Background:
The RNA shown here (c-di-GMP-I-GGC riboswitch aptamer) has 75 nucleotides and comes from Solirubrobacter phytolaccae. The model forms 94% of the base pairs in the Rfam consensus. Model confidence (mean pLDDT): 91 of 100.

[in-house]
RNA sequence: UGCGAAAGGGCAAACCCGUCGUGAGGCGGGGACGCAAAGCCACGGGACUCAACUGAGUCAGCCGAGCUGCCGAAC
Numbered sequence: 001u002g003c004g005a006a007a008g009g010g011c012a013a014a015c016c017c018g019u020c021g022u023g024a025g026g027c028g029g030g031g032a033c034g035c036a037a038a039g040c041c042a043c044g045g046g047a048c049u050c051a052a053c054u055g056a057g058u059c060a061g062c063c064g065a066g067c068u069g070c071c072g073a074a075c
Stems, first nucleotide, its partner, number of pairs: 002075001003072002010035002015030006033061001039067002043064003046059005
C1' cells in the first nucleotide's frame, strides 16, 4: 500500500411525523434496510424535476475522477 477479520465507535434506506420547495428533493425528529469512506465534492457519465426548457434546478445510498479520514487480524 492493497485488503477488510476483531473491537470501540460512526452513518442511516424504506416508512411515519413536522417543516421548506411548483417539483425532483432538502432539513429536523422517530426508525434501521444496509454501508469501510453511506465523509466531502455535480468535474465526467447517468438518473430525475420544472409556471419560466438556447434555461434553471435535484440526486454523493448509481458508476467513475478529485480531496480528506478511524482501527489493524489473516493474506